About this RNA
Small-subunit ribosomal RNA from an uncultured prokaryote, 1443 nucleotides, folded computationally. Its mean pLDDT, the model's own confidence on a scale to 100, is 82.

[in-house]
RNA sequence: AAGAGUUUGAUCAUGGCUCAGGAUGAACGCUGGCGGCGUGCCUAACACAUGCAAGUCGAGGGUCACUUUCGGGUGGCACUGGCGCACGGGUGAGUAACGCGUAGGUAAUCUGCCCCUAUCACAGGCAUAACGUUUGGAAACGAACGCUAACACCUGAUGAGGCAUUAAUGUCAAAGGAAACGGAUAGGGAUGAGCCUGCGUAAGAUUAGCUAGUUGGAGUGGUAACGGCUCUCCAAGGCGACGAUCUUUAGCUGGUCUGAGAGGACGAUCAGCCACACUGGGACUGAGACACGGCCCAGACUCCUACGGGAGGCAGCAGUGAGGAAUUUUGGUCAAUGGGGGCAACCCUGAACCAGCGACGCCGCGUGCAGGAUGACGGCCCUUUGGGUUGUAAACUGCUUUCAGACAAGAGGAAAAGCCGGGUCGCCCGGCUGGGACUGUACCCUCAAAGAAAGGAUCGGCUAACUACGUGCCAGCAGCCGCGGUAAUACGUAGGAUCCAAGCGUUGUCCGGAUUUACUGGGUGUAAAGGGUGCGCAGGCGGGCUUGUGCGUCAGGGGUUAAAUACUUCGGCUUAACCGAAGAGCUGCCCUUGAUACGGCAAGUCUUGAGUGAUGGAGAGGAUGAUGGAAUUCCUGGUGUAGCGGUGAAAUGCGUAGAUAUCAGGAGGAACACCAGUGGCGAAGGCGGUCAUCUGGCCAUUCACUGACGCUCAGGCACGAAAGCGUGGGGAGCAAACAGGAUUAGAUACCCUGGUAGUCCACGCCCUAAACACGAUGUAUGCUUGGUGUUGGAUGCUUGCAUUCAGUGCCGGAGGUAACCCGUUAAGCAUACCACCUGGGGAGUACGAUCGCAAGGUUGAAACUCAAAGGAAUUGACGGGGGCCCGCACAAGCGGUGGAUUAUGUGGUUUAAUUCGAUUCAACGCGAAGAACCUUACCCAGGCUUGAAGUGUAGUAGAAAACUGCCGAAAGGUAGCAGUCUUAGAACUGCUGCAGAGGUGCUGCAUGGCUGUCGUCAGCUCGUGCCGUGAGGUGUUGGGUUAAGUCCCGCAACGAGCGCAACCCCUAUCCUUAGUUGCCAUCAGGUAAUGCUGGGAACUCUAAGGAGACUGCCCGCGCAAGCGGAGAGGAAGGUGGGGAUGACGUCAAGUCAUCAUGGCCCUUAUGUCUGGGGCUACACACGUAAUACAAUGGCAGGUACAGAAGGCGAAGCCGCGAGGUGGAGAAAAUCCUCAAAACCUGUCUCAGUUCGGAUUGUAGUCUGCAACUCGACUACAUGAAGCUGGAAUCGCUAGUAAUCGUGGAUCAGCAUGCCACGGUGAAUACGUUCCCGGGCCUUGUACACACCGCCCGUCAAGCCAUGGAAGCCGGGGGCGCCCGAAGACGCGUCAGCGUUUAUGGCGAACUUGGUAACUGGGGCUAAGUCGUAACAAGGUAGCCGUA
Repeated sequence: AAGAGUUUGAUCAUGGCUCAGGAUGAACGCUGGCGGCGUGCCUAACACAUGCAAGUCGAGGGUCACUUUCGGGUGGCACUGGCGCACGGGUGAGUAACGCGUAGGUAAUCUGCCCCUAUCACAGGCAUAACGUUUGGAAACGAACGCUAACACCUGAUGAGGCAUUAAUGUCAAAGGAAACGGAUAGGGAUGAGCCUGCGUAAGAUUAGCUAGUUGGAGUGGUAACGGCUCUCCAAGGCGACGAUCUUUAGCUGGUCUGAGAGGACGAUCAGCCACACUGGGACUGAGACACGGCCCAGACUCCUACGGGAGGCAGCAGUGAGGAAUUUUGGUCAAUGGGGGCAACCCUGAACCAGCGACGCCGCGUGCAGGAUGACGGCCCUUUGGGUUGUAAACUGCUUUCAGACAAGAGGAAAAGCCGGGUCGCCCGGCUGGGACUGUACCCUCAAAGAAAGGAUCGGCUAACUACGUGCCAGCAGCCGCGGUAAUACGUAGGAUCCAAGCGUUGUCCGGAUUUACUGGGUGUAAAGGGUGCGCAGGCGGGCUUGUGCGUCAGGGGUUAAAUACUUCGGCUUAACCGAAGAGCUGCCCUUGAUACGGCAAGUCUUGAGUGAUGGAGAGGAUGAUGGAAUUCCUGGUGUAGCGGUGAAAUGCGUAGAUAUCAGGAGGAACACCAGUGGCGAAGGCGGUCAUCUGGCCAUUCACUGACGCUCAGGCACGAAAGCGUGGGGAGCAAACAGGAUUAGAUACCCUGGUAGUCCACGCCCUAAACACGAUGUAUGCUUGGUGUUGGAUGCUUGCAUUCAGUGCCGGAGGUAACCCGUUAAGCAUACCACCUGGGGAGUACGAUCGCAAGGUUGAAACUCAAAGGAAUUGACGGGGGCCCGCACAAGCGGUGGAUUAUGUGGUUUAAUUCGAUUCAACGCGAAGAACCUUACCCAGGCUUGAAGUGUAGUAGAAAACUGCCGAAAGGUAGCAGUCUUAGAACUGCUGCAGAGGUGCUGCAUGGCUGUCGUCAGCUCGUGCCGUGAGGUGUUGGGUUAAGUCCCGCAACGAGCGCAACCCCUAUCCUUAGUUGCCAUCAGGUAAUGCUGGGAACUCUAAGGAGACUGCCCGCGCAAGCGGAGAGGAAGGUGGGGAUGACGUCAAGUCAUCAUGGCCCUUAUGUCUGGGGCUACACACGUAAUACAAUGGCAGGUACAGAAGGCGAAGCCGCGAGGUGGAGAAAAUCCUCAAAACCUGUCUCAGUUCGGAUUGUAGUCUGCAACUCGACUACAUGAAGCUGGAAUCGCUAGUAAUCGUGGAUCAGCAUGCCACGGUGAAUACGUUCCCGGGCCUUGUACACACCGCCCGUCAAGCCAUGGAAGCCGGGGGCGCCCGAAGACGCGUCAGCGUUUAUGGCGAACUUGGUAACUGGGGCUAAGUCGUAACAAGGUAGCCGUA
């Protein structure tokens, strides 16, 4: 020491991306009251106007001016001279280095000013500036001659002392001044500096070799000093895998930020060191420089110029321009601190101290406090229209006065220096004078008034905070996931809320979270990751015992680790930030003392690791040679005849010139059946007939020997399947390429017929790559329960067992693992070493290097892009996977549809409109149980506007109502007549106004309700328990059985719920009760006849209640459940038949046009009324039906038998008929409507007919205001297509199909549709292989919107980055050559020359960057093209290498 979001339908793990934190020399947006303390060009080491930043000393010399009491005094400083200018200040370009850090060394060194000690200071000399005269130049600046001084310069003497030397000896000083103060030499100190060394200090190996003064030696020179620092000679070394050289980047440190720490990142401000000063080179002076405000030379740039020449260097402080997202005043003072000079006063000081500007940062303060509810106004939202919220917030009352403002007063920072005096002479003590930039500042007193002072971001999750309106995949948001396509808490605005607050957000960057580079602290069977295998140098690691050493290691002590920072404590500013003091600490290095277990080193020894010998053993281990038989093919000959071959089916091909088949003989090449085995051998690749020769390794046993000789292994070396390459052979079979035949939409494939490289041998490779070189598991060693096979040995005995060693398999324990699984052959527990990984794609690609004859191999990136990619397991779904089972699913049958005509619905088309909806099954005789008007929603035309209907309210007029004319298509308009209630009002009507009506307008993807479908399929779940990290599993699976998750048995499950079944209705049998309108056996009466009548209650029937069926009984099988049985009984037998009943859910299934309803839209119209038209159209296509095509039939005649339902209308009469007339009966078991097929007889005789009836004409009937568009029916006439229907397809398993008629709803009328009803009444089911659908189990999966899934590649379009590239344009360093400044050194009498070198020029290469016609691939981008490669057996299993 905290985590969260995001891969999935869900889960676990892997893994990346993202967020919350802190920090900042910051910038940007919005906003902004005060103060304190800090801080402020990170970019152009770009260029700089102007001013300032280093002078000082008269107590060294000379000189000038003034003054003088001539003694001197005062002042100046150009010159000479001294000291300083090497500090202070700036910057970080260069530098990967002894540059820095740390610890040491210097006996290899220097050190001005300062301090201490010792000694000395004697005698002389030559000049020169200033100055004067003359003179050159535009200027800068000089030139000649003349004079002069010194603490300037020079010589001699001395020699305490120093230096050199073995010694003798040699050699080296000085400056004076009146004094204060100085000088010289030597030694020492202090301070500062130079040099050297150990260790540490960035990345790249796609930089592997570098080096010629290079490495060493001797000598010369040089330096303060060591040294190849320099030169001559000699030697040939030196550095490097512990990373040299090269390239890129970078000032280093104390520290700063972050982090639990270890670390990581950074190196502003402050402090230490270094480097630099326009660029490059060079030296001079000096104690110190190779010198920021010095000199010389070269270069670039700027300025002045009289064109001859000159001047300059802000990376000092301000400031300007430029660059940039971005960084301040051309301020004050030397008062303090510090520095230079001076004896001092003092002078100088852009060091410093202060002020100014900037919310840039940190810290502090304020913008008021208390009361105050009618919960005010206003805003906003909801509106359940009551209210809620803003909100004690405001108003109002009282209080306070920080801060801003005004007035007054007013510190501290000051200690000195100087002068005077005193002293122990140490600037030690006392006194006096006088000094502040900031600044009239801090602080404090008083005055007045709440008076002048709040914003920013956010509000989908992470993440604290929600509503409304607008918008409608638009505009936009976004850190990640993601929001937005008409109800957006995610956009914009508003209200409200949340978080911070003089700030708040955004952006950039760093650390953290990230154990996501893992030292602390990760991994590699399948997620990324074990090298193809072995041998083996370096390296790493290494058995037992003894001794020594004390290098590592450990302990004690000492030194150092600058200050500041950080930490603790205390203190000072009112507090804090800030500042001060003290302490502890700074994990490191060095020195020293000790310890000796462990590691190292050295020595000795041992046998257990390793190895050798001996005795045996097994083996497809390797190489070479020889040899054998079977088979294929070919050749020769014989027999023999028409085919063979091949496939899903075919064809190409072979064959009458004789194939295939068969027999015999021969040739040739390749491979070795059986044995043969999760058997053997080998390091791996791999190895298979037999025999021989040569040869490697392994195992067992026992004795002897060596004595740690071992393990691993970067680089290296060797081996390394197939394909491939070269040369030469060989070539039977097979077979890339290729050809042909098929398949197919295509088929450059799969299948077939042929067929060349190749496959075989030798050599070389070469190439060497690699998949399942795999156990996707590196090698070695040790340890950790077992069971069971098998191979090769050994031992024992009781001879088939036990033990043991070495292999090779399976199962499994502990343990491990994300899980799967592994499990003494570990993926367990440990050790040693090697290799490798760090999101997916781009990509094993590009470039470079290297290997190769080539093909290619090895090594191996980046830009860009995505938020995932991937693993294991789970639940589903799916499979041209498997198993079991079911269903009129197929099969077996019967009848249809698809062909014809008509009807009806739909699509399409048309139209002013052809209203709308329904569209696979599950739309299409569907909503519609019935469009001439109406319906009606559509179109045209004409009207109305609080409206056609409804409610409330206010006003006004009138009772209301009714009737009649005129215009008009009607709606309506207009006129008139009549009416006259009630006390008033109400009710009612018209008009006007306000609320509000109305909408078949949109959204079924906002909804309720209802419905369809899978499916009447047998399933769907829960509680508790158990298993699993978890999703989840178990139960519900298994063995049987069933129509059924029906039941039984078993079982880590035990129970339960919704479904199944049963309960309900109808029907089949019987019983009881009841008996009208139904019934009529018996009795009686009556009729032409009839339950017609009396009567009856038996029967049928009606409608209420019961009974009955349960595998209950028997036999067989079975544990049971249950199954079988022409069983018994029974009306019915295994659910008796039929209906109602529809689990959890699926399809964003259907319906806003039944109804209801949110939101949106229309309001003199998208509402409403009316007339007419349309929904009825018609080149066409489809669905569903009707009727047919005929003899199982048509027509004519005769004759019989229902059920259910409705409310209607009988008889009679008229009409060919539809129908008319008529009106009995019936508000119904009473009346009305009531069959047809069948059956009997006759006729037709196979034909477009006596089949078929469409179409059309004429005449009618009925309904209705009205049958033209557009009804139904009737009669007569007309008499179309059609002769059983292609591909395909539908229904049905028994009272079913088929066939026949009947009724009903809707309805004025209209039925081939729909819903019901009965009559007649079959055929077939072997069976579950196949098609379709479904259930259960299992398997695979890259699917989960779930196969109508997913997904690959080319091509086409746009955008992006990138590789190659003729060339073009830059940068860089080295090398060679040429020229060669200043300077230094050398030579030279001088002039000058030589060496070296900066700059410059030339050259050949190298390296790096930019750009480019053209070109290569790559990535990204809702709906482009072509195919369908992969995922299921993905429809040819997939994949890898190679050609």

Its Rfam family is "Bacterial small subunit ribosomal RNA".